[in-house]
Context: one part of a larger RNA
RNA sequence: AUCAACGAGUUUAUUUGAGUGGCAAGCUUAAACUAUAUUUAAAGUGUAGGCGAAAAGAAAUUAAGUUUUAAAUUGCUUUUAAGUCUCUUGAAUAAGACCCGAAACUAAGUGAUCUAACCAUGAACAGGUUGAAUUUAUUAGCGGCAACGCUUAUUGGAGGACCGAACUCGUGUAUGUGGAAAAAUACUGAGAUGAUUUGUGGUUAGGGGUGAAAGGCCAAUCAAACUUAGAGAUAGCUGGUUUUCUGCGAAAUCUAUUUAAGUAGAGCGAUUAAAAACUUUGUUUUGUGGUAGAGCACUCGAUAAAUAAAGGGGGCGUAAAGCUUUACUGAAUUUAAUGAAACUUCGAAUACAAAAUAAAAGAUUUUGAUCAGACAGACUUUGAAUGCUAAGGUUCUAAGUCAAGAGGGAAACAGCCCAGACUAUUCGUUAAGGUCCUUAAAAAUAAUUAAGUGAGAAAAUUGUGAAAAAUUUAAAACAAUCAGUAGGUAGGCUUGGAAGCAGCCAUCCUUUAAAGAAAGCGUAACAGCUCACUGGUUUAGACUUUUUGCAUUGAAAAUGUAUAGGGGCUAAAAUUAUUUACCGAAACGAUAGAUUAUUAUAAUAUUUUAAUGGUAGCAGAACGUUCUGUAAAUCUAAGAAAAUUUAUGGUGACAUAGAUUGGAGAAAUCAGAAGUGAAAAUGUUGAU
Numbered sequence: 001a002u003c004a005a006c007g008a009g010u011u012u013a014u015u016u017g018a019g020u021g022g023c024a025a026g027c028u029u030a031a032a033c034u035a036u037a038u039u040u041a042a043a044g045u046g047u048a049g050g051c052g053a054a055a056a057g058a059a060a061u062u063a064a065g066u067u068u069u070a071a072a073u074u075g076c077u078u079u080u081a082a083g084u085c086u087c088u089u090g091a092a093u094a095a096g097a098c099c100c101g102a103a104a105c106u107a108a109g110u111g112a113u114c115u116a117a118c119c120a121u122g123a124a125c126a127g128g129u130u131g132a133a134u135u136u137a138u139u140a141g142c143g144g145c146a147a148c149g150c151u152u153a154u155u156g157g158a159g160g161a162c163c164g165a166a167c168u169c170g171u172g173u174a175u176g177u178g179g180a181a182a183a184a185u186a187c188u189g190a191g192a193u194g195a196u197u198u199g200u201g202g203u204u205a206g207g208g209g210u211g212a213a214a215g216g217c218c219a220a221u222c223a224a225a226c227u228u229a230g231a232g233a234u235a236g237c238u239g240g241u242u243u244u245c246u247g248c249g250a251a252a253u254c255u256a257u258u259u260a261a262g263u264a265g266a267g268c269g270a271u272u273a274a275a276a277a278c279u280u281u282g283u284u285u286u287g288u289g290g291u292a293g294a295g296c297a298c299u300c301g302a303u304a305a306a307u308a309a310a311g312g313g314g315g316c317g318u319a320a321a322g323c324u325u326u327a328c329u330g331a332a333u334u335u336a337a338u339g340a341a342a343c344u345u346c347g348a349a350u351a352c353a354a355a356a357u358a359a360a361a362g363a364u365u366u367u368g369a370u371c372a373g374a375c376a377g378a379c380u381u382u383g384a385a386u387g388c389u390a391a392g393g394u395u396c397u398a399a400g401u402c403a404a405g406a407g408g409g410a411a412a413c414a415g416c417c418c419a420g421a422c423u424a425u426u427c428g429u430u431a432a433g434g435u436c437c438u439u440a441a442a443a444a445u446a447a448u449u450a451a452g453u454g455a456g457a458a459a460a461u462u463g464u465g466a467a468a469a470a471u472u473u474a475a476a477a478c479a480a481u482c483a484g485u486a487g488g489u490a491g492g493c494u495u496g497g498a499a500g501c502a503g504c505c506a507u508c509c510u511u512u513a514a515a516g517a518a519a520g521c522g523u524a525a526c527a528g529c530u531c532a533c534u535g536g537u538u539u540a541g542a543c544u545u546u547u548u549g550c551a552u553u554g555a556a557a558a559u560g561u562a563u564a565g566g567g568g569c570u571a572a573a574a575u576u577a578u579u580u581a582c583c584g585a586a587a588c589g590a591u592a593g594a595u596u597a598u599u600a601u602a603a604u605a606u607u608u609u610a611a612u613g614g615u616a617g618c619a620g621a622a623c624g625u626u627c628u629g630u631a632a633a634u635c636u637a638a639g640a641a642a643a644u645u646u647a648u649g650g651u652g653a654c655a656u657a658g659a660u661u662g663g664a665g666a667a668a669u670c671a672g673a674a675g676u677g678a679a680a681a682u683g684u685u686g687a688u
Base pairs, nucleotide, nucleotide: 001688002687003686004685005684006683011095012094013093014092015091016090017089018088019087021085022084023083026051027050028049032045033044034043055062056061065076066075098240099239101237105230106229107228108227109226110225116204117203118202119201120200121199122198123197124196125194127163128162129161130159136153137152140151141150142149143148167191168190169189172187173186174185175184206222208218209217210216243622244621245620246619247618248617253266254265255264256263257262268373269371270370271369272368273367274366275365276364278362279361280360281358282357283356284355285354286353287352293346294344295343299340300339301338303336304335305334306333307332310329311328312326313325314324315323316322377402378401379400380399381398383396384395385394386393407418408417409416422593423592424591425590427589428588429587433583434582435581436567437566438565442580443579444578445577446576447575448574454569459553460552461551463550464549465548466547467546468545469544471542472541480537481536482535483534484533486510487509488508491505492504493503516531519530520529521528594612595611596610597609600606623677625674626673627672628671629670634666635665642661643660644659645658646657647656648655649654
């Protein structure tokens, strides 16, 4: 992992609803007893007790009243609903209480054959190296009075000494990692006479031991071992919870909470009973209000100008006072023009409340009782707050959808657009969206775009279309081309030089068709080349501005084209405008049928109308399994159950029948009782 079997709302008591039947101002027996029949039992009798018919008070007690009190008010109760017992069923409470699941806590025991330390008694350490203290020599030498010291020779064999096997350990690397092994193997490495290693026996025990200390070790288990018991500990947390059909159908909000993943009351759902006449929409009327907008009378900001108290500086004054003045500062006032969530002299639209009225539609609303679920919401759009006018952000507000909603469109795509699926049909009409092919369906007219734009900003653009306005032009424009572009003069000054063109000043006159004391390049300075300006040639528009459509640049990203889904598309299959067709859904319609309600009816025979998406959840109706009664009846060797398979019926759970296998039991109907239904629980067990 697969298959099979097993696997989760049970039982008792009490309380309280609903239903059911009996009796009824009463109802009811528990224990026990009696006779009958017998395998169990049922029937009868049954003193007490319970609930109800009366309550109030602490109580005595009183009583339709009572209590408080001197009395009265007050409080509770009564007038007005009948209870009680059995059975079925919903819920609550107490219990393990639908099932599985902790980490933990407590008690009593078992463990030191692993390992830690210690005790007792034994054992082990190849070989090689180094060479401490020490010994001897006075007939080895030197020093010393001597003891003795040093040197030399000799002797000796120390060491948590050295190298290195056994032995012990485990440094690094590789392999291994469902391994050969629940820590090993290979190579490499450390210690190897010592705080060494080791055999056997013993001691220390769980909040305890032991620890050269790592929270290490205490039998593959250690920040408190293991076993059993309390024990089905507890879990507001996770997971699971088994047949069918039908009706209705939520919430993710408020308030409170040692509360925020829970719970309670309210809001929202279901069932049932009763009552009421309501709800939605339009119009009208009456109200409430201070938002949008607007405004500056108030409040707080902010801009300019004028006037200007006052301050600072200056002048006159010996000083003070005083007078005078102005680079400056400037309260305040006036004028102009303004901003505001916490400004308002103003002020909508919607919305909200109430009433009247009209038409249509809907089945709603309220109250009582019982039973819930839910109180993690998501996105889109409106108006706001917060944030960066960031977020698939967070928080309100008003709607929608999803949640709990399938179908069509958006390539794919809970929350977007269209549209709400009772069932069936190779039927028809449409919505959103589409109509070259993929892919069902299309054509026409007039324009634009050349960028494959058709997906993207600010900004920029002699790309191009449209509209408008000005100027110029046959007395020749704009552009192109040919020719000219001079003289006084190299103006004066400056300067080494300054001649149109380093710089300063001036910027005239003449000849001309025209030509600046020169707009640019250039030279050391000249020279030289252009320009302005003029003429000729040529020829019909040229030039400028504004608005606007479509384009262009702007344009760089990570797996692979890669933001039309792809092919591909250019008088379009793009864009703009207009027109008419068609396709397109579970929408609407058609035909047939089911269920529920409703209408007509004596009648579920028939007919009318309507409804039938659905999670949590509530309610209703059924199917099947095992056992019991019915049943010593019935079926069955002329073949039971079961298995395989086929057909038919039923909305479905399922049922019936046939065939084959099988070889001995089955079990209609109506009832009763449950160990009553599995695909899920990292479910349990078994098989493979």
Predicted 3D model of a 688-nucleotide part of an RNA (large-subunit ribosomal RNA, domain II) from Hemiaulus sinensis.
NCBI's taxonomy places the organism under Eukaryota, Thalassiosirophyceae, Chaetocerotophycidae, Hemiaulales, Hemiaulus.
Its mean pLDDT, the model's own confidence on a scale to 100, is 82.
The gene name in the source record is rnl.